[in-house]
RNA sequence: GCCCCCAUCGUCUAGUGGCCAAGGAUGCCAGGUUCUCAGCCUGGAGACAGGGGUUCAAAUCCCCUUGGGGGUACCA
Numbered sequence: 001g002c003c004c005c006c007a008u009c010g011u012c013u014a015g016u017g018g019c020c021a022a023g024g025a026u027g028c029c030a031g032g033u034u035c036u037c038a039g040c041c042u043g044g045a046g047a048c049a050g051g052g053g054u055u056c057a058a059a060u061c062c063c064c065u066u067g068g069g070g071g072u073a074c075c076a
Base pairs, nucleotide, nucleotide: 001072002071003070004069005068006067007066010026011025012024013023018056028044029043030042031041032040033039049065050064051063052062053061
């Protein structure tokens, strides 16, 4: 240099065009329970790497960029 894969709440992860103004677990916050803590119960906040395109509709498909991982070549 070329090729392939990956990027979603703080963390781990579901998602394969429409049921996603994105769900679950854990952590965090509040309330309840408890003498207190832990635990348990209820509720809450919290994410699609950035940009563009296709489409009636994009986390999902395509292109570019950024970051990470892997493969390969560097000959005459």
Transfer RNA from a Planctomycetota bacterium, 76 nucleotides, folded computationally.